[in-house]
Molecule: transfer RNA
Organism: Bacteroidota bacterium
RNA sequence: AACCAGAUAGCACAAUGGCAGUGCACCGGGUUUUGGUUCCGGGGAUGUAGGUUCGAUCCCUGCUCUGGUUA
Repeated sequence: AACCAGAUAGCACAAUGGCAGUGCACCGGGUUUUGGUUCCGGGGAUGUAGGUUCGAUCCCUGCUCUGGUUA
């Protein structure tokens, strides 16, 4: 320098173009003498700027960052 893959909650991951979910973590409550376990509930996220579309996490383009391949 070129090419490929990826970026979603604190962490690890899902999500046929149509209400963004799960587990752990965090907060509140029940259970327990207390803690742990367990049960119920709650808050929290789509890298960035545009485009296509009635509608974008999803499709297209630029940029940033991460990993890889080639030279």